[in-house]
RNA sequence: GCUCCGAUAGCUCAGUUGGCAGAGCAGUCGCCUGUUAAGCGAAAGGUCACUGGUUCGAGUCCAGUUUGGGGCG
Repeated sequence: GCUCCGAUAGCUCAGUUGGCAGAGCAGUCGCCUGUUAAGCGAAAGGUCACUGGUUCGAGUCCAGUUUGGGGCG
């Protein structure tokens, strides 16, 4: 230098053919318990890495940038 894959909640990750952004864990509150843990329930938590483009509509498609990893030279 070229090329491929990834970037979504605090963490680990889903998200199907473009059509309401989710799960588990953690944290908070509650129930349960003599107490804690475990268990159960609820609520909260998001600039979908960034900038543009396409579209009635983009986490998803297109281009570029940043960053992590792999391959080739």